[in-house]
Molecule: glmS glucosamine-6-phosphate activated ribozyme aptamer
RNA sequence: AAACUAUUACUAGCGCCAGACCUUAAAAGGUGACGAGGAUAGUAGUUAUCGAAAAUUUCGGCGGAUACUACUACGGAUAUGUGGAUUCGAUAAAUUAUUUACAAACCAUAAAAUCAAAAUUAUGACAAAAAAAUAAUUAAACACAAAA
Numbered sequence: 001a002a003a004c005u006a007u008u009a010c011u012a013g014c015g016c017c018a019g020a021c022c023u024u025a026a027a028a029g030g031u032g033a034c035g036a037g038g039a040u041a042g043u044a045g046u047u048a049u050c051g052a053a054a055a056u057u058u059c060g061g062c063g064g065a066u067a068c069u070a071c072u073a074c075g076g077a078u079a080u081g082u083g084g085a086u087u088c089g090a091u092a093a094a095u096u097a098u099u100u101a102c103a104a105a106c107c108a109u110a111a112a113a114u115c116a117a118a119a120u121u122a123u124g125a126c127a128a129a130a131a132a133a134u135a136a137u138u139a140a141a142c143a144c145a146a147a148a
Base pairs, nucleotide, nucleotide: 014063015062016061017060019059020031021030022029023028034051035050036049040073041072042071043070044069045068046067074089075088076087077086078085080145081144082143083142093138094137095136096135097134098133099132100131107124108123109122110121111120
């Protein structure tokens, strides 16, 4: 370095760098979004949710993406069934109010390593949204009943 096997972890705020910035021993090296949350399938569109930090680089650019919207299909719920409608996505109604819980980076200290920048590891703090629980309100039309 390659191949195979087994196990574990990770698997989209993710990857990349022609600009810019930082370092340099001048060969080059480094930074370039911090986590939370997010997946039924397909097509199309769009600057893809939430807060943290910072206050000239989380700048700028490219690609991708589990986001949102519309439509279609599949599936669930809506007091029997089928169609349909509404609303959701295997935790499978919505809205409002109240309550509950959760992060990492930055930073500080320490460690090893490096010429340096930078990066890594350990310890220490804090969030919002989605979500969950409770309560209230609203919606659940309509057609058919051998019909579909």